[in-house]
Context: one part of a larger RNA
Molecule: large-subunit ribosomal RNA, domain I
Organism: Pseudomonadota bacterium
């Protein structure tokens, strides 16, 4: 030296746990701010306050009005002093009060948490000191009102790439996507036919399924991709403009009788088998249905919590019963978690049943305003959205890349009809059918999830599972934008080792708790491997 065994050291795998996550579902809640938000600085403890909560010079807190019932004065975190407390504290819920400085930041300035100001009352005041108050835009009936910033996705709109596919690349695709603007809401957009259809006939929108990877576009490439219809969610339809009318109200004429204009209000009316208005003629209206707007009885619900069954029964192991054995009971409650091991009857719950002085949500009967019911016949030809419909050019966007190219949308240029009107049915024309643009509103079905509650998981278990189970966006790196870690476990209880020895201390040896201490706390359940040794046998 090697090989074996046994016992170390050393290391942190493995196994078991889970404060933390991750996913879904269901419900709520979808906003916060000049009444100063979100985010922060600095601060606020009895000894000492470093981080974390909390809270603001009334500063781990104040007041008040409920809950509750024996203890408290947060957390790492032990201690000591001093205090609160059945006159009901800590706590837990409502409503208030304070709430320094930064910050849209708003008096002015400014390298953020600083710095300088003024006007005004108190006030007779020149200082000092309280209080109120001074940005800017819009609007304003001149009193006064709004905005401005923040915030996860969702949603509407105004810009808009590229990588990338095309086996290369230019139209094309990725794509109207990332990605930056503006903007609202709890949803948003859409929305009550100038739609569709097709010789039948449907009846506002939105969203799912199907049609159908079809019709089709397409360097006919790569790819792009409808719609009619039919089946489901959910359903809800209004209401100006305009013609008349009436009342103000403004210029111009004028014979002062008006006539003609502006513009406001109020009635009136709102649609395609055309509607409405005028004028006449006939008739006549309330029963009854509507109520998305106003009022509201009642219920109901959320923020605090109560009540809540049945064994501490024996024996056995044990350090400890919940194991196990024998015997009883509850159960609208055998969902979960806790106790020294695995408990329906220990403890907290669980099923059930009940609860608010205070603030806030829904739902709503009855009622109301409004609004339908509410007209016909003949006349009349006032009215029915105009720099529009539509052409042309040059675009865009339709599933549709100029195509034969309709519909929609519009930088320029021209420009109508007006109901005997007018659009559409995929170049155009006719017939034919079918709607009525150029004005608005509209709930539900539909998306989302920072957020809060409750619940599930052939979802993870400390290199997983957020990055983040712990002082996590922390340490640390970068000028900066930014990038970002690593780090859980004694014990059932601290019972955390009293005393004695050794040693300067550390440390260790005894002793002493403890089921265990090779559970001993400069990382302590378990304790693998690589590396390192001690021994003891054997081989050379």
């Nucleotide at each position: 030296g090697g090989c074996a065994c046994a016992c170390g050291g050393g290391g942190g795998a493995u196994g078991c746990c889970u404060u933390g996550g991750c996913g879904u579902u269901c419900a709520g809640a979808g906003g916060c701010g000049a009444u100063g938000a979100a985010a922060g600085a600095c601060g606020c403890g009895a000894a000492a306050c470093a981080g974390c909560u909390g809270c603001g010079a009334u500063a781990a807190g104040c007041u008040u009005c409920g809950g509750g019932g024996a203890g408290c004065c947060g957390c790492u975190c032990a201690u000591u002093a001093g205090g609160c407390u059945u006159u009901g504290a800590u706590c837990c819920g409502g409503a208030g009060a304070u709430u320094u400085c930064u910050g849209a930041a708003u008096g002015g300035g400014g390298a953020a948490a600083c710095c300088c100001a003024c006007u005004u009352a108190c006030u007779a005041a020149u200082a000092a000191g309280u209080a109120a108050g001074u940005a800017c835009u819009c609007u304003u009936u001149c009193g006064a009102g709004a905005g401005g910033g923040c915030g996860a996705a969702c949603c509407g709109g105004g810009g808009g790439a590229g990588u990338u596919g095309a086996a290369a690349c230019a139209u094309c695709u990725u794509c109207g996507u990332a990605c930056c603007c503006c903007g609202a809401g709890g949803a948003a957009u859409a929305u009550a036919a100038a739609u569709c259809a097709a010789a039948c006939g449907a009846g506002a929108u939105u969203c799912c399924c199907a049609u159908a990877g079809u019709a089709g576009c397409g360097g006919u490439g790569a790819g792009c991709g409808a719609a009619g219809u039919g089946g489901g969610a959910a359903u809800a339809g209004c209401c100006c403009a305009a013609a008349c009318c009436a009342g103000a109200u403004u210029a111009a004429c004028u014979u002062c009788g008006g006539u003609u204009u502006u513009u406001c209000u109020g009635g009136g009316g709102u649609u395609g088998u055309a509607g409405g208005g005028c004028g006449u003629a006939c008739a006549u209206a309330a029963a009854g249905c509507u109520g998305a707007c106003c009022u509201a009885a009642u219920c109901u619900g959320a923020u605090a919590g109560u009540c809540g069954a049945a064994c501490u029964a024996a024996g056995c192991u044990g350090g400890g019963a919940a194991g196990c054995u024998u015997g009883g009971c509850c159960a609208u409650a055998g969902c979960g978690g806790g106790u020294g091991a695995u408990a329906g009857c220990c403890c907290c719950g669980u099923a059930g049943a009940c609860g608010a002085a205070a603030u806030c949500g829904g739902a709503g009967a009855a009622g109301g305003a409004g609004g339908c019911g509410a007209g016909u016949a003949c006349g009349u030809u006032c009215c029915u959205g105009a720099g529009u419909a539509c052409g042309g050019c040059g675009g865009g966007a339709c599933a549709c890349g100029u195509g034969g190219a309709a519909c929609c949308c519009u930088g320029c240029c021209g420009g109508a009809a007006g109901c005997u009107g007018g659009g559409a049915g995929g170049a155009c024309c006719a017939u034919c059918u079918u709607c009525c643009a150029a004005g608005g509103c509209u709930a539900a079905a539909u998306a989302c999830u920072a957020c809060u509650g409750a619940a599930c998981g052939a979802c993870c278990g400390a290199u997983a599972g957020u990055g983040a189970a712990c002082u996590a966006g922390u340490a640390c790196c970068g000028u900066g934008a930014g990038g970002g870690a690593a780090a859980g476990g004694u014990g059932a209880a601290a019972a955390g080792a009293a005393c004695c020895c050794c040693g300067a201390g550390a440390g260790g040896g005894g002793a002493a708790u403890g089921a265990a201490a090779u559970a001993g706390a400069a990382c302590c359940c378990u304790g693998a491997a690589a590396c390192c040794g001690u021994g003891u046998g054997u081989c050379u």